[in-house]
RNA sequence: UGCUGCAACAUCCCCGUGGAUGGGCUGGCGCCAGGCGAUCUCCCGGCUGGCUUCAGAGGCGCAUCCGCUGCAGCA
Numbered sequence: 001u002g003c004u005g006c007a008a009c010a011u012c013c014c015c016g017u018g019g020a021u022g023g024g025c026u027g028g029c030g031c032c033a034g035g036c037g038a039u040c041u042c043c044c045g046g047c048u049g050g051c052u053u054c055a056g057a058g059g060c061g062c063a064u065c066c067g068c069u070g071c072a073g074c075a
Base pairs, nucleotide, nucleotide: 001075002074003073004072005071006070007069013061014059016068017067018066019065020064021063022062023060025056026055027054028053030051031050032049033048034047036045037044
C1' cells in the first nucleotide's frame, strides 16, 4: 500500500466518523373526514384523524450506499 472481516476505544448495554438517498419524527399552509360548541340546516370556531406540500432537528437505538479513522488477519 492492497484485500478481507470488524468497532476494541464509549460514565449499564448498543452506538467509530463525515456525507448522500429512502423512510420515520416534529411544525406550518392547504384539502378531506369525523365529532363538539354555537347556530338551525347555510355559515362560523375549537378538537381528533387522514392526505398533499413546504420546512426543521439529531443519541431518529431505521435501512442502504460512498468516503475517512481505528483494530485484526492475509498478501

Overview
The RNA shown here (nadA riboswitch) has 75 nucleotides and comes from an Acidobacteriota bacterium. Its Rfam family is "nadA riboswitch". The family's RNA type in Rfam is small RNA. On this family, see Huang et al., RNA 2020: "Structure and ligand binding of the ADP-binding domain of the NAD(+) riboswitch". Taxonomically the source falls in Acidobacteriota (Bacteria, Pseudomonadati). The sequence was found by an Rfam model in a public genome assembly.